[in-house]
RNA sequence: GGGCUCGUAGUAUAGUCUGGAUAGCACACAGGCCUCCGGAGCCUGAAGCCCGGGUUCGAAUCCCGGCGAGCCCGC
Numbered sequence: 001g002g003g004c005u006c007g008u009a010g011u012a013u014a015g016u017c018u019g020g021a022u023a024g025c026a027c028a029c030a031g032g033c034c035u036c037c038g039g040a041g042c043c044u045g046a047a048g049c050c051c052g053g054g055u056u057c058g059a060a061u062c063c064c065g066g067c068g069a070g071c072c073c074g075c
Stems, first nucleotide, its partner, number of pairs: 001073007010027002013024001020057001029045005050066005
């Protein structure tokens, strides 16, 4: 330098192929119930689509560029 894959709450991950409008789940975190206290259990809550642009009525999803990570190839 070239190719491929990936980037979503604090962490891990689904959704992307086939665009549809409150972005889901688990653990962790905060509050409440319960308990003598704690844990467990139950309920509630905060927090997220890597960045910029484009297409569209509508983008996490499609297109372009950039950044970052991994793997492979070449000099």
Transfer RNA from Candidatus Argoarchaeum ethanivorans, 75 nucleotides, folded computationally. It matches the Rfam family "tRNA". About the family: Transfer RNA (tRNA) molecules are approximately 80 nucleotides in length. Its family is annotated with triplet codon-amino acid adaptor activity in the Gene Ontology. The organism belongs to Candidatus Argoarchaeum, within Archaea. Its mean pLDDT, the model's own confidence on a scale to 100, is 83.